[in-house]
RNA sequence: CCUCCCCGAGGGGAUGGAGGUCCCCGAAGACCGCCGCCUAGGCUGAUAACUCCUACCGACUG
Numbered sequence: 001c002c003u004c005c006c007c008g009a010g011g012g013g014a015u016g017g018a019g020g021u022c023c024c025c026g027a028a029g030a031c032c033g034c035c036g037c038c039u040a041g042g043c044u045g046a047u048a049a050c051u052c053c054u055a056c057c058g059a060c061u062g
Base pairs, nucleotide, nucleotide: 010025011024012023013022016053017052018051019050021048033043034042035041
């Protein structure tokens, strides 16, 4: 100096906050939704999944 492995700070899991759990990345990368006539246009979801809160949507009742 180069390469590989392990651990770790830390970071991430399509729109907000909190909790524990899971997974991934970790010096480059995890990650950055779907359909479509793909230059037009359209659709779902605040979760990785679970619980709670907030926002939004639908229905019913007062």